[in-house]
RNA sequence: CGCUCAUCAAGAGCGGCGGAGGGACAGGCCCUGUGAAGCCGCGGCAACCGUCACGUGCGGUGCCAAUGCCUGAUCGAUGAGAU
Numbered sequence: 001c002g003c004u005c006a007u008c009a010a011g012a013g014c015g016g017c018g019g020a021g022g023g024a025c026a027g028g029c030c031c032u033g034u035g036a037a038g039c040c041g042c043g044g045c046a047a048c049c050g051u052c053a054c055g056u057g058c059g060g061u062g063c064c065a066a067u068g069c070c071u072g073a074u075c076g077a078u079g080a081g082a083u
Stems, first nucleotide, its partner, number of pairs: 003081006013042005021031003025072004043064003047061005068075001
């Protein structure tokens, strides 16, 4: 990379550095110098897995504008698993 399974209308942001992009893709529609992406710190949410002294605790991964932003597709993301 490809394969299998599950989930995706709920939920959760501040600060520092940074300095123009971002929301996967196409078309829309939005966000953004009242500061985008990215990195760092702290905080939070919640699902899957692991674990325990079962406290919705702890650990691993994930996530914290908008229904996966909307529509589309042989689409994407995350977790777990098999090879």
Model confidence (mean pLDDT): 82 of 100. The RNA shown here (SAM riboswitch aptamer (S box leader)) has 83 nucleotides and comes from Acidimicrobiia bacterium UBA6912. The sequence was found by an Rfam model in a public genome assembly.